[in-house]
RNA sequence: GCCGAGGUAGCUCAGUUAGCAGAGCAUUUGUCUGAAGAACAAAGGGUCGGCAGUGCAAUCCUGCCCCUCGGCA
Numbered sequence: 001g002c003c004g005a006g007g008u009a010g011c012u013c014a015g016u017u018a019g020c021a022g023a024g025c026a027u028u029u030g031u032c033u034g035a036a037g038a039a040c041a042a043a044g045g046g047u048c049g050g051c052a053g054u055g056c057a058a059u060c061c062u063g064c065c066c067c068u069c070g071g072c073a
Base pairs, nucleotide, nucleotide: 001072002071003070004069005068006067007066010025011024012023013022019056027043028042029041030040031039049065050064051063052062053061
């Protein structure tokens, strides 16, 4: 340099043929306990990598760029 896969909550990842952004774990609070753990209930936490384009509407489609991983040279 070329090709491919990926970037979404603190972490691991879903997601959708474009129409309200989610799960598990973690955190906080409550119930429970002598206390803790477990269990149960609730809550908080996101400019969906960046900039543009298309479109009524973009996490999703298109272009460019950045980053990570793999392959070729």